Large-subunit ribosomal RNA, domain III from a marine sediment metagenome, 383 nucleotides, folded computationally.
Rfam family: Bacterial large subunit ribosomal RNA. Gene Ontology terms of the family: structural constituent of ribosome and ribosome.
Model confidence (mean pLDDT): 83 of 100.
[in-house]
Context: one part of a larger RNA
RNA sequence: GAGUAACGAUAAGACGGGUGAAAAACCCGUCCGCCGAAAGCCCAAGGUUUCCUGCUCUACGCUAAUCGGAGCAGGGUGAGUCGGCCCCUAAGGCGAGGCAGAAAUGCGUAGUCGAUGGGAAUCCGGUCAAUAUUCCGGAACCGCUUAUUACUGCGAUGGGGGGACGGAGAAGGCUAGGCAAGCCGGCAGUUGGUGUCCGGUUCAAGCCAGUAGGGAGUGGACUUAGGCAAAUCCGGGUCCACAAUCCUGAGAGGUGAUGACGAGUUCCUACGGGAACGAAGUUGUUGAUGCCAUGCUUCCAGGAAAAGCCUCUAAGCUUCAGGUAGUAAGCGACCGUACUCCAAACCGACACAGGUGGGCAGGGUGAGAAUCCCAAGGCGCUU
Numbered sequence: 001g002a003g004u005a006a007c008g009a010u011a012a013g014a015c016g017g018g019u020g021a022a023a024a025a026c027c028c029g030u031c032c033g034c035c036g037a038a039a040g041c042c043c044a045a046g047g048u049u050u051c052c053u054g055c056u057c058u059a060c061g062c063u064a065a066u067c068g069g070a071g072c073a074g075g076g077u078g079a080g081u082c083g084g085c086c087c088c089u090a091a092g093g094c095g096a097g098g099c100a101g102a103a104a105u106g107c108g109u110a111g112u113c114g115a116u117g118g119g120a121a122u123c124c125g126g127u128c129a130a131u132a133u134u135c136c137g138g139a140a141c142c143g144c145u146u147a148u149u150a151c152u153g154c155g156a157u158g159g160g161g162g163g164a165c166g167g168a169g170a171a172g173g174c175u176a177g178g179c180a181a182g183c184c185g186g187c188a189g190u191u192g193g194u195g196u197c198c199g200g201u202u203c204a205a206g207c208c209a210g211u212a213g214g215g216a217g218u219g220g221a222c223u224u225a226g227g228c229a230a231a232u233c234c235g236g237g238u239c240c241a242c243a244a245u246c247c248u249g250a251g252a253g254g255u256g257a258u259g260a261c262g263a264g265u266u267c268c269u270a271c272g273g274g275a276a277c278g279a280a281g282u283u284g285u286u287g288a289u290g291c292c293a294u295g296c297u298u299c300c301a302g303g304a305a306a307a308g309c310c311u312c313u314a315a316g317c318u319u320c321a322g323g324u325a326g327u328a329a330g331c332g333a334c335c336g337u338a339c340u341c342c343a344a345a346c347c348g349a350c351a352c353a354g355g356u357g358g359g360c361a362g363g364g365u366g367a368g369a370a371u372c373c374c375a376a377g378g379c380g381c382u383u
Stems, first nucleotide, its partner, number of pairs: 013031006032380004040360004046340002050338001051075006060068002080141002082336003086119003092113003098107003122139005142332011153317002158312004166299004172292003177286005183200001202259001206255003213248004217242008226234002261281001264277005300303001346355002362374003
């Protein structure tokens, strides 16, 4: 220079009460304003305790601070079913032998790793200051082992099936959700009334029936240069029977549920909250980008693999073992789980107007996820 510039989005604050040494900023309340395909909610990555509670205000916070993602201390993350681990493979990595090279090393077979993909099974309600598909209540399901009963050709790193997949388009059936009406409860200072306000919900699994719809001929007998051996399996061939049969398939109905939830009412309160009771709980309409659907139609550019699963036999075993079905019992380890996540907690030296993948998607207007206004919810951006 200078008590100057600046104090980081022009979404906005005002008042009353509380606490306190001190209050524009903290807490409570009333009103106002802003977002609302977000400035709300849930995840992945990343962060790594920032979560909750008590105490504290030097420093940090662009000001003050009684407040804080700050300091100190204590507490907090509960799983057979969520995710990982596990089984399986993709690109790619490594790579016994092997090939090349003077070597270092490079390439690569068998293999072995490698999810961003495939593979068993859980829902609703309640609860903590802080976790919950994990705890609790209720109702389920899956796999493995063992025992037992009945029946019985079982057996694989091998064969076959399946898993198993593209783009576009169209129509249909549903559901989530929405809206309206009906029904129920309430009307805040004393009473009455009200055109106004609030709520009206419920899962998975199991069972019955298998629906709208989609697909395929199905079953049997004989035979067979193929499937690197074998096969009753798959494939090829011949014949017979059946005309509907089989497979798949949302949703709806019943059950689950004499339950739970539920507006509200009553009582208690150290005003944070706690306890008890608990009405109605129907119908119509609309309707998805979700489900049927990995469906259907169509097109050319012709759209992963392997395992789990089903089946077939080989060696072998065949009074055993093994397999199928039923019942019962037992077991189901380990790791993650707090909090944030379009952000003051991640990447940007900062509590930085930048950047950051996925899911959810209410009302009015509307073709719409646009626009503007609102709900739930969250904020008024730390002078």
About this RNA:
The RNAcentral record of the full RNA draws on MGnify.